Model confidence (mean pLDDT): 80 of 100. Transfer RNA from an Anaerolineae bacterium, 74 nucleotides, folded computationally. Its Rfam family is "tRNA". Its family is annotated with triplet codon-amino acid adaptor activity in the Gene Ontology.
């Protein structure tokens, strides 16, 4: 260099055109002598740039990274 898969919250996963949801971790709080455990609250997220749509996490195109394969040159 080509092909092919992927990218959502710290981490792990869900949402197949219909307006992004969970667990776990984190904060605050109830409990407890304390601590874990256990509730109940609550922060945070669609890798970018553009395009299609009434509507895109999702379809298209470029582009950054990651993972495989093959190819080249040592």
């Nucleotide at each position: 260099u080509g092909c092919c898969g992927g990218a959502u919250a710290g981490u792990u996963u869900a949402a197949u055109g219909g307006u992004a949801g969970a667990a776990c971790a984190g904060u605050g709080g109830a409990c407890u002598c304390u601590g874990a455990a256990u509730c109940c609250a609550u922060u945070a997220g669609u890798c970018u740039u553009g395009g299609u749509u009434c509507g895109a996490a999702u379809c298209c195109a470029g582009g950054u990274c990651c993972g495989g394969c093959a190819g080249c040159c040592a």